[in-house]
Molecule: Glycine riboswitch aptamer
Organism: marine sediment metagenome
């Protein structure tokens, strides 16, 4: 890391241009316990490291394409 199988959510309107809305499983951002360092012991701070299907909804998506994850071959 390549090929094939399986793969979910969540739309209505409108003649159209759009309007408002809704999910979270491409991709991204955030966070927890721990750890580590800097003060401090009259202390319980401060800062960095830190996970997801959690959460943000930027991005993506609400037919199809696409897809996290699983299976099976190289």
């Nucleotide at each position: 890391c390549c090929u094939c199988u399986g793969g979910a959510a969540a739309g209505u309107c409108g003649u159209g241009a759009g309007a408002c809305a809704c999910c979270g499983a491409a991709g991204g951002g955030g966070c927890a316990a721990a750890c580590c360092g800097c003060a401090g012991a009259u202390g319980c701070g401060c800062g960095g490291u830190g996970a997801a299907u959690c959460u943000c909804u930027c991005a993506g998506g609400u037919a199809a394409u696409g897809g996290a994850c699983a299976g099976a071959g190289g």